[in-house]
RNA sequence: UCCCGAAAAAGCCAAACCUUCCGUGAGGGGGGGUACGGAAAGCAGCGGGUCUUUCCUCUAAAACUACGUCAAGACGGCCGAGCUACCGAA
Numbered sequence: 001u002c003c004c005g006a007a008a009a010a011g012c013c014a015a016a017c018c019u020u021c022c023g024u025g026a027g028g029g030g031g032g033g034u035a036c037g038g039a040a041a042g043c044a045g046c047g048g049g050u051c052u053u054u055c056c057u058c059u060a061a062a063a064c065u066a067c068g069u070c071a072a073g074a075c076g077g078c079c080g081a082g083c084u085a086c087c088g089a090a
Base pairs, nucleotide, nucleotide: 004088005087012038013037017032018031019030020029021028022027036077042083043082046080047079048078049075050074051073052072053071058068059066060065
C1' cells in the first nucleotide's frame, strides 16, 4: 500500500414517525425525533432494475379508462461498475 473488517477505539450517517416548504406525481429540501439499519447509508443516474408523469402527443376504445412507444423525471438506504475517504486487530 492492497485485501479485509474486530463484541477494538474515536467519531459519522439516520429508517419509521411528527412538522413545514416544494413538486401533478414518484419524490425532494429544512426542522424535530428515534435507533430499522449502515464500513462508504460519502460522491456520482454510467449500465441494469423499480417507480412517477398534471398538461400535451400517438394508438385502441362509445365513454370511464387501459396497454405500449417516445419523452421528461424519481430512487445512491435495490444491484453492478466508477471516484474519494476515517480507524487498524486477525

Predicted 3D model of a 90-nucleotide RNA (c-di-GMP-I riboswitch aptamer) from a Deltaproteobacteria bacterium. NCBI's taxonomy places the organism under Bacteria, Pseudomonadati, Myxococcota, Myxococcia.